[in-house]
Context: one part of a larger RNA
RNA sequence: CUGGGCGUAAAGCGCGUGUAGGCGGCACUGUUGGUCGGAUGUGAAAUCCCGCGGCUCAACCGUGGAAGUGCAUUCGAUACCGCAGAGCUAGAGUAUCGGAGAGGAAGGUGGAAUGCUUGGUGUAGAGGUGAAAUUCGUAGAUAUCAAGCGGAACACCGGUGGCGAAGGCGGCCUUCUGGACGAUUACUGACGCUGAGACGCGAAAGCGUGGGUAGCAAACAGGAUUAGAUACCCUGGUAGUCCACGCCGUAAACGAUGAGUGCUAGGUGUCAGAGGCUUUGACCCCCCUGGUGCCGUAGUUAACGCGUUAAGCACUCCGCCUGGGGAGUACGGCCGCAAGGCUAAAACUC
Numbered sequence: 001c002u003g004g005g006c007g008u009a010a011a012g013c014g015c016g017u018g019u020a021g022g023c024g025g026c027a028c029u030g031u032u033g034g035u036c037g038g039a040u041g042u043g044a045a046a047u048c049c050c051g052c053g054g055c056u057c058a059a060c061c062g063u064g065g066a067a068g069u070g071c072a073u074u075c076g077a078u079a080c081c082g083c084a085g086a087g088c089u090a091g092a093g094u095a096u097c098g099g100a101g102a103g104g105a106a107g108g109u110g111g112a113a114u115g116c117u118u119g120g121u122g123u124a125g126a127g128g129u130g131a132a133a134u135u136c137g138u139a140g141a142u143a144u145c146a147a148g149c150g151g152a153a154c155a156c157c158g159g160u161g162g163c164g165a166a167g168g169c170g171g172c173c174u175u176c177u178g179g180a181c182g183a184u185u186a187c188u189g190a191c192g193c194u195g196a197g198a199c200g201c202g203a204a205a206g207c208g209u210g211g212g213u214a215g216c217a218a219a220c221a222g223g224a225u226u227a228g229a230u231a232c233c234c235u236g237g238u239a240g241u242c243c244a245c246g247c248c249g250u251a252a253a254c255g256a257u258g259a260g261u262g263c264u265a266g267g268u269g270u271c272a273g274a275g276g277c278u279u280u281g282a283c284c285c286c287c288c289u290g291g292u293g294c295c296g297u298a299g300u301u302a303a304c305g306c307g308u309u310a311a312g313c314a315c316u317c318c319g320c321c322u323g324g325g326g327a328g329u330a331c332g333g334c335c336g337c338a339a340g341g342c343u344a345a346a347a348c349u350c
Stems, first nucleotide, its partner, number of pairs: 003322004007304002012318001014201004021194003025088002028085004033081002035077008049065006091191001092188004096183003103177007110154001115149007125136002162169002206247006215241002220236004258317006266295008275286002299306002323350003332343004
């Protein structure tokens, strides 16, 4: 150096952009660095292996041979790899046309509902539960009508639907903006894939400063329940939930399935677009591309299951695992305002 693995047994980084590196399409010419072959030199002795021999045998020893996978020089081969040159268009990308979408950011705006305030009607209860009580109400509650204020979330449409790299995204309108997809030709000419570090994004909770606060609601208080009840149920209720800016950087961040490419039966639904057919009808039917589901063949799997969206057959690159506990802990380092995060042992024990 070499093994076997990573959906559920240990194991895919939460996700992306991308540096170094690794890997890389078709055809031609040159070079001969890698690679392959030959020759020559060298590769000390001893040891190991083989033959023969010496101590009565053996160990041991002597002698001859082989081997010495290596290195250097030189000659040759040119398929593959590398390098150089000049090309190609199937990978990749650009332009043009087109439609789809809760993709992102900012500003504006609408209605329903809850709550509060004011006024009207109206009177003794309301609320809540398994049953109650705390609670609210004759200082007029609950109910009902009208007006106003304020915050948060957007019923129906809505879907096994769509978009996004992931986290995630849902009223309506406007502005700015990213990506994917379909179609046609034209253009560039391998410009590609992956990606250690690095950088960026990253639910909820939490933190800092300032604002906001309708509803909900950790903590907290009270009422119940109970043997107790630091709970489940009820009445209240503060952080928080919301906004701006800045941190945090975690998750069952899940498809518990890294990214890319090629190959390997079908059937059926759905979303976006194109073509054909069709009174030129957006219907039906046939068919193509891209997405998203279900079932299933071969194959695969320990089984469950997966099965052209692979967990099948292969290749390239990265990450990770190596018995359970100790422990994702201690120590150290880096990051953070803190909470803590990242990296990450050992003794001991089974």